[in-house]
This is a predicted structure of a 347-nucleotide part of an RNA (small-subunit ribosomal RNA, central domain) from an uncultured bacterium.
Context: one part of a larger RNA
């Protein structure tokens, strides 16, 4: 090649959107490209297999016949598969009416904490802890009362709730905006699926240039603890965290489970629609999210119509351990690094 796998044993790309590429619904006609059948040529000789045959046998050798699974020409065949035309509605996409929602973006606008700062009232403590000290306070602290700046998050509602492809998304309101589900069967009429390369997006951190800085807090610094204590535990505290614009592309980016169909018991909660009915509730259905469970799978765990059951399609990536996700080269990055990514050696 064939041939095994990818929840947890090595292995599904961090996530979309498409390029090329495989792949493809239904009927009808048409051609014969692929695909099947004949015939014809040709596929060298020796070999190899088969049958016979000569060296007394063998090897050897010499005859015939097979085989050469291939090629190219030519008559057919027409079920799939390709082509071409012509048509269908059931995949798919548009149309109408409805619906929910922390989905994005902008910009306003609220409280409730908490630090500060001003004024009052008041006096010796406060504050921390397993005790404790560093700390803070008679230049008035802590606690309380008004007033008064600031940044950063938004309690209850909250919910195996909801949204979004994924990172993610939660005070209110406006404006602008992406996507879904249901019902209408009203329109095009296979327009679909996957996606190497490519282009976006992508949590925290980390960088760049300008802001901001309340409160937390790497790094530092003290106090402790301890045999030490470069920790945990205390009191400070600087980058940060928070805007903007640009950069980085990595996560246990996890559901550790790529993406799509269509099949193949069920009960039982929520979410969002819609139909019926004997209407504080029953019932069917569609679409999501959730436990439990047959069949089947699985090494077991444990999955089980939201499959890891049964199939096909298409991409991605695994092939002892370590060396190593390194080393060197490429390419990207200001850099930190990021991607791709070996051998030696060695068990």
């Nucleotide at each position: 090649c064939u041939g095994g796998g990818c929840g947890u044993a090595a292995a599904g790309g961090g996530c979309g959107c498409g390029u090329a590429g495989g792949c493809g619904g239904c009927g009808c006609a048409u051609u014969a490209a692929g695909u099947c059948a004949g015939g014809u040529g040709u596929g060298a000789a020796a070999g190899c297999c088969c049958u016979g045959g000569g060296c007394u046998c063998a090897a050897c050798c010499c005859a015939g016949g097979a085989a050469u699974u291939g090629c190219a020409c030519u008559u057919g065949a027409u079920a799939c598969u390709g082509a071409u035309g012509u048509g269908c509605u059931u995949g798919a996409a548009u149309c109408c009416g409805g619906a929910a929602g922390a989905g994005g973006a902008u910009g306003a606008c609220g409280g409730a904490a908490u630090u500060c700062c001003c004024a009052g009232u008041g006096u010796a403590g406060a504050g921390g802890u397993g005790a404790a000290a560093u700390u803070c306070a008679u230049u008035g602290a802590u606690a309380u009362u008004g007033g008064g700046a600031a940044g950063a998050a938004c309690a209850c509602c909250a919910g195996u709730g909801g949204c979004g492809a994924a990172g993610g998304c939660g005070g209110u309101c406006a404006u602008c905006u992406g996507g879904u589900c249901c019902g209408g069967u009203a329109u095009u009429g296979a327009c679909g699926c996957u996606g190497a390369g490519g282009c976006g997006c992508g949590a925290a951190a980390g960088c760049g240039u300008g802001g901001g800085g309340a409160g937390c807090a790497a790094a530092c610094a003290g106090g402790a603890u301890u045999a030490g204590a470069u920790a945990c535990c205390c009191u400070g505290g600087u980058a940060g965290u928070c805007c903007a614009c640009g950069c980085c592309g990595u996560a246990a980016a996890c559901g550790a489970u790529g993406a799509g169909u269509g099949c193949u018991a069920g009960a039982c909660g929520u979410c969002g629609g819609g139909g019926g009915g004997u209407u504080g509730c029953c019932u069917c259905u569609c679409g999501g999210u959730g436990u439990c469970g047959c069949c089947g799978c699985u090494a077991a765990c444990g999955c089980a119509u939201u499959a890891a059951g049964c199939a096909c399609u298409c991409c991605g990536c695994c092939u002892g351990g370590g060396g190593a996700g390194u080393a060197c080269g490429g390419c990207c990055g200001c850099a930190a690094g990021g991607u791709u990514a070996a051998a030696a050696c060695u068990c």
The coordinates come from a structure-prediction model, not an experiment, and the mean pLDDT is 89.